[in-house]
Context: one part of a larger RNA
C1' cells in the first nucleotide's frame, strides 16, 4: 500500500476563516476528452502455454499454433464523468418586517462587604485552634457610632436557563457593533460541502513596560502537629491576581465524540425547560402550532459492554485530521518560533 479503526482500549487539529485540491442540485442542446463495442497496424527472436516430431526415455532439441493483457489510428454507441452553450428554484444567499440573548468594544455612573485613616462611647481583652501558640491590647485594641480614602468583586434573581466558533460571558445606564431565529413576499440564480499549506482568535499560568495594590495569596519568615513535618492547621507575608500596550500558544482547550448534508427504514416517540406565531381574553392567563436552538427518557439499530439513541456512537454521502503494542519518549537530533520559560516537527539503539 491493502485492509481494519478513532465516546471510555492506540487515535478528532482548542477554534474558526480561507488558498490550491477533492467533491458537487433540476431540465435542455452540442461536441466525443475520459468510457464502451467493432476493425486494422504493431507488440523482434528467444524462454512461457498446446500439439506433433528427434536423440532408446527424459532433461535437452525441432516444427506449427494461440496469445502476448500494451500501444497507436480509423469507424461507431452517448447512460454516466467531463467540457460548452442555454433554461429553472428546491441548496445557497439578498432585500424589506419583527423577535430573543452574561454575544463583543469604549464610555459613564451605582450599592453591599473587606481592609486602613480620623473622631466619638467605652474597658480589658481580642484573635486563632482539636487543642494551643506565634499575633495584637491600657500608647486604649476587640465592640459599636459617625466621617472619608482606595482597589477588586457584582449577594437575592439564577435555572437542568440565555449567547458565544471554540477560549469564554453575569449589577446598572449610553453608544458603537458581529452572528441568530420567525412569519410573508419580492430579488440573485448553483454562487455549494469540505479543507493540505496559510491566516486570525485562543482558559490559567509566565514574560516584558508603564501604572495600581483592598482581599486573597506561589516563594518565603515564624507558631503548632510530629519520630522527622521542606506539609495538611493557625499568624504574617512578597510575585501575581486588577489596568494599558506587547509577547507567550498552551490545558481533563472534555460531550475525552472534526465539518457538512440527507432520513430512504423505523416510532405523527415520550416529557420538561427556553423563545417565537396564531386564536380567545380588558390583563393575568389559557389552547394549539411549525421552525431554530437547550435538557431528561426511552423504539428499532449499534456497540466488546458501558451506554448511544432525530443534539446518534443508527442509516448513507463529500471532503479533512488522525491511529498501527508496552517502554525508552514527547526525550535526543536537526530545523522553524520565542526576550526567556519554553513550544511546533520528532526518531533511533536497547528492553519486555
Nucleotide at each position: 500500500u491493502u485492509g481494519g479503526g478513532c465516546g471510555u482500549a492506540a487515535a478528532g487539529c482548542g477554534c474558526a476563516c480561507g488558498u490550491a485540491g477533492g467533491c458537487u442540485g433540476a431540465c435542455g442542446u452540442a461536441u466525443a476528452a475520459g468510457u464502451c463495442a467493432g476493425u486494422g497496424g504493431u507488440u523482434a527472436a528467444a524462454u512461457a502455454c498446446u500439439c506433433a516430431g528427434g536423440c532408446u526415455c527424459a532433461a535437452c532439441c525441432u516444427g506449427a499454433g494461440a496469445g502476448c493483457u500494451g500501444c497507436c489510428a480509423c469507424u461507431g454507441a452517448u447512460a454516466c464523468u467531463g467540457u460548452a452553450u442555454g433554461u429553472c428554484u428546491g441548496g445557497a444567499g439578498u432585500u424589506g418586517c419583527a423577535c430573543a440573548g452574561a454575544g463583543g468594544c469604549a464610555g459613564c455612573a451605582g450599592g453591599a462587604a473587606u481592609u486602613c485613616c480620623u473622631g466619638g462611647u467605652g474597658u480589658a481583652g481580642g484573635g486563632g485552634u482539636g487543642a494551643a501558640a506565634u499575633c495584637u491590647g491600657u500608647a486604649g485594641a476587640u465592640a459599636u457610632c459617625a466621617g472619608g480614602a482606595g482597589g477588586a468583586a457584582c449577594a437575592c434573581c439564577a435555572a437542568u436557563g440565555g449567547c458565544g466558533a471554540a477560549g469564554g460571558c453575569a449589577a446598572g445606564c449610553u453608544g458603537c457593533u458581529g452572528g441568530g431565529u420567525g412569519a410573508c413576499a419580492a430579488c440573485u440564480g448553483a454562487c455549494g460541502c469540505u479543507g493540505a499549506g496559510g491566516u486570525g482568535c485562543g482558559a490559567a499560568a509566565g514574560c516584558c513596560a508603564g501604572g495600581g495594590g483592598a482581599g486573597c495569596g506561589a516563594a518565603c519568615g515564624g507558631g503548632a502537629u510530629u519520630a522527622g513535618a521542606u506539609a495538611c492547621c493557625c499568624c504574617g507575608g512578597u510575585a501575581g491576581u486588577c489596568c494599558u500596550g506587547g509577547c507567550c500558544g498552551u490545558a481533563a482547550a472534555c460531550g475525552a465524540u472534526g465539518c457538512a448534508c440527507g432520513c430512504u427504514a423505523g416510532u405523527u416517540g415520550u416529557u420538561g425547560g427556553a423563545u417565537g406565531u396564531a386564536u380567545g381574553c380588558a390583563a393575568a392567563u389559557a389552547u394549539a402550532c411549525u421552525c431554530a436552538g437547550u435538557g431528561a427518557c426511552g423504539a428499532a439499530g449499534c456497540u466488546a459492554a458501558c451506554g448511544c439513541g432525530u443534539u446518534a456512537a443508527g442509516u448513507g454521502u463529500g471532503c479533512c485530521g488522525c491511529c498501527u503494542g508496552g517502554g525508552g519518549a514527547g526525550u535526543a537530533u536537526g530545523c522553524c518560533c520565542g526576550c526567556a520559560a519554553g513550544g511546533g516537527u520528532g526518531a533511533a539503539a536497547c528492553u519486555c